This is a predicted structure of a 77-nucleotide RNA (transfer RNA) from a Chloroflexota bacterium. Its Rfam family is "tRNA". By type it is a transfer RNA. Rfam links the family to the GO term triplet codon-amino acid adaptor activity. The coordinates come from a structure-prediction model, not an experiment, and the mean pLDDT is 84. Taxonomically the source falls in Chloroflexota (Bacteria, Bacillati). The sequence was found in a public genome assembly.
[in-house]
RNA sequence: GCCGCAUUCGUCUAGAGGCCUAGGACACAGCCCUCUCAAGGCUGAGAUCAUCGGUUCGAAUCCGAUAUGCGGUACCA
Numbered sequence: 001g002c003c004g005c006a007u008u009c010g011u012c013u014a015g016a017g018g019c020c021u022a023g024g025a026c027a028c029a030g031c032c033c034u035c036u037c038a039a040g041g042c043u044g045a046g047a048u049c050a051u052c053g054g055u056u057c058g059a060a061u062c063c064g065a066u067a068u069g070c071g072g073u074a075c076c077a
Base pairs, nucleotide, nucleotide: 001073002072003071004070005069006068007067010026011025012024013023018057028044029043030042031041032040050066051065052064053063054062
C1' cells in the first nucleotide's frame, strides 16, 4: 500500500428497514427485607447507536467516505 472485520448505557452485550423517543446482564443510586453485612425483592438513573454524507415516506439497521482498533497479505531495490 491492498483486502477483510469491528465500533450501541460505566463494562459486557441484544439488534438483520417501521413492533427501538433502543432491550438485557453486571456495576451504580434509593427503598424493602435483615440485629448487622451479604444474598434476595422492587424501583430508578444511564447510550447524539464513532463522525460526515447518501438512499428511503421512514435508518442503530442499507450504501459511500473518514477516524480508531483488530486480523490477513504485498513491497522493503